[in-house]
Context: one part of a larger RNA
RNA sequence: GGAUGAGCGCUGGCGGCGUGCCUAAUACAUGCAAGUCGAGCGGUAAGGCUCUGCACAGGUUAUUUGACCCUGGUAAGUUUCGAAAGAAAUACUGCCCGGAAGUAAGGAAGCUCCAGGCUGGAGUAUCCGAGUCGAAUAAUGCGUGUAGAGUACACGAGCGGCGGACGGCUGAGUAACACGUAGGAACGUACCCCAAAGUGAGGGAUAAGCACCAGAAAUGGUGUCUAAUACCGCAUGUGGCCCACGGGCUAAAGCUCCGGCGCUUUGGGAACGGCCUGCGUCCGAUUAGCUAGUUGGUGGUGUAAUAGACUACCAAGGCGACGAUCGGUAGCUGGUCUGAGAGGAUGAUCAGCCAGACUGGGACUGAGACACGGCCCAGACUCCUACGGGAGGCAGCAGUAGGGAAUUUUCCACAAUGGGGGCAACCCUGAUGGAGCAACGCCGCGUGCAGGAUGAAGGCCUUCGGGUUGUAAACUGCUUUUAUUGGUGACGAUUAUGACGGUAGCCAAUGAAUAAGGACCUGCUAACUACGUGCCAGCAGCCGCGGUCAUACGUAGGGUCCAAGCGUUAUCC
Numbered sequence: 001g002g003a004u005g006a007g008c009g010c011u012g013g014c015g016g017c018g019u020g021c022c023u024a025a026u027a028c029a030u031g032c033a034a035g036u037c038g039a040g041c042g043g044u045a046a047g048g049c050u051c052u053g054c055a056c057a058g059g060u061u062a063u064u065u066g067a068c069c070c071u072g073g074u075a076a077g078u079u080u081c082g083a084a085a086g087a088a089a090u091a092c093u094g095c096c097c098g099g100a101a102g103u104a105a106g107g108a109a110g111c112u113c114c115a116g117g118c119u120g121g122a123g124u125a126u127c128c129g130a131g132u133c134g135a136a137u138a139a140u141g142c143g144u145g146u147a148g149a150g151u152a153c154a155c156g157a158g159c160g161g162c163g164g165a166c167g168g169c170u171g172a173g174u175a176a177c178a179c180g181u182a183g184g185a186a187c188g189u190a191c192c193c194c195a196a197a198g199u200g201a202g203g204g205a206u207a208a209g210c211a212c213c214a215g216a217a218a219u220g221g222u223g224u225c226u227a228a229u230a231c232c233g234c235a236u237g238u239g240g241c242c243c244a245c246g247g248g249c250u251a252a253a254g255c256u257c258c259g260g261c262g263c264u265u266u267g268g269g270a271a272c273g274g275c276c277u278g279c280g281u282c283c284g285a286u287u288a289g290c291u292a293g294u295u296g297g298u299g300g301u302g303u304a305a306u307a308g309a310c311u312a313c314c315a316a317g318g319c320g321a322c323g324a325u326c327g328g329u330a331g332c333u334g335g336u337c338u339g340a341g342a343g344g345a346u347g348a349u350c351a352g353c354c355a356g357a358c359u360g361g362g363a364c365u366g367a368g369a370c371a372c373g374g375c376c377c378a379g380a381c382u383c384c385u386a387c388g389g390g391a392g393g394c395a396g397c398a399g400u401a402g403g404g405a406a407u408u409u410u411c412c413a414c415a416a417u418g419g420g421g422g423c424a425a426c427c428c429u430g431a432u433g434g435a436g437c438a439a440c441g442c443c444g445c446g447u448g449c450a451g452g453a454u455g456a457a458g459g460c461c462u463u464c465g466g467g468u469u470g471u472a473a474a475c476u477g478c479u480u481u482u483a484u485u486g487g488u489g490a491c492g493a494u495u496a497u498g499a500c501g502g503u504a505g506c507c508a509a510u511g512a513a514u515a516a517g518g519a520c521c522u523g524c525u526a527a528c529u530a531c532g533u534g535c536c537a538g539c540a541g542c543c544g545c546g547g548u549c550a551u552a553c554g555u556a557g558g559g560u561c562c563a564a565g566c567g568u569u570a571u572c573c
Base pairs, nucleotide, nucleotide: 001573002572003571004570006569007568008567009566010565013445014444015443016442017441018440019438020437021403026401027400028399030398031397032396035162036161037160040159041158043155044154047153048151049150050149051148052147053146054145055144056143059140060139061138062137063136064135065134066133067132068131069099070098072096073095074094077090078089079088080087081086106128107127108126110124111123112122113121114120115119169356170355171354179280180279181278182277183276184275187273188272189271192269193268194267195266196265197264198263199262200234202232203231209224210223211222212221213220214219239250240249241248242247254261255260282328283327284326289319290318291317294316295315296314297313298312299311300310301309331353332352333351334350335346336345337344338343358379359378360377361376362375381392382391383390384389409435411434412433413432417431418429419428420427421426448478449477450476451475458469459468460467461466483510484509485508486507487506488505492500517562518561519560520559521558523542524541528557529556530555531554532553538545539544
């Protein structure tokens, strides 16, 4: 000088792209991270839809009736006159007969005015043009609740199929065919592609369900019923396997929306995986001898396959100063950092391989595991308990405690890419795509530009004349990156579907408006004076500085370097 998954101190405007537990493989609250298929099956717990019954509320139409408006009649009542009889007036109240008013909203054509391509707008005379409200009954349809039935739109639990062996995380172990590279022969492969052949006829169960029982729970038991692409015989044998060459053995499954999707056997392919070998792969000799399934052979066992992989017998071999064995450390590589290179150091993110999933061991299922979110056993730890017994595993994504100098949100979406299931629609996907936090890193931008000397004031220094801060400021003019506000608004998506996101971008407006610090100034090493202190306080990478004239300590002014950073610490070259 360069570099970093960095830490700390001071400071901090914005954007893009990356990166973010290096320590305790410590312990984990909570939520999510692997499901899907009803076009395999028996079915129907919930929801949807349809029908029926009941209850409630209530719309429309028709009929009856009441009230309101208007006209007429009557005169019970009431008022006036009157001693009384009686006369007159009156319809708000009583009874009866009727329906009138042509009004509001609106419509039609005519006329006038304005604009004018079709046509539109405004004004006005005339004509048409509803009775309103309440109650009861009937009919009809809608809604809510409830009960039952149906459907299979759909689907809890169950049987069955495929997938949970991928994807994601971590680096404890491992010095090894683990990894890298170059080869090899004795092997396997579900899904996918190609080719050939087939897909016939049957059977017995069982879960779910129902009934009952045990248990605090987890869970379990008994009886009984039922289905299948679940299970099992039989037939056939293109083929395949075995063979002593005579022969023997050996398969299947249906579903359908009628288009298809499947199933069985065999051969080939693609891609993936298992095994073996040459070479390479850290330190220590203050680790020199190690080995008994050890090294080889034969017969067996075992595996998909080779093999002391395992077993019985036989022989006595095998490795080692070209470093065996033992001990320590460590995941390996492409790469990364540095360096002119050779080399040295390193193995975060991304990619390939390996190993692990609380610790140790084991197998089951399956094409594939000796299986992170499967099972069993043992152990440590945590939790529940009715004390009899049970449950759990974040080195998935977030998050918590702890440790530490130190490392983020209990966010959004399946829109894209990819994966699983499904004929599909679709469902699932903390993979992934995004957003959030952090100057942690790299890159880019900005914090204004031009003019401006009475060289203002203030500060500092001074030989008291002045010098410096310094065109710096004020002031004048300009610009608007950025900022704020408003408008518009994507690509990513194919005809559909956008989490990001009203984001990026674009347009307009406002206004210098929102935005500079850190370290250093004896020499190395760019940058100096004053005051304070007085071998004190302190500084320091090295030499060193400080004991009364300190450019080295502290403060101030000035200066130098870098700049949204600057210093320092740690580590590597």
Small-subunit ribosomal RNA, 5' domain from Saccharimonadales bacterium (SeqCode), 573 nucleotides, folded computationally. Its Rfam family is "Bacterial small subunit ribosomal RNA". Its mean pLDDT, the model's own confidence on a scale to 100, is 81. RNAcentral holds the full RNA, with entries from ENA.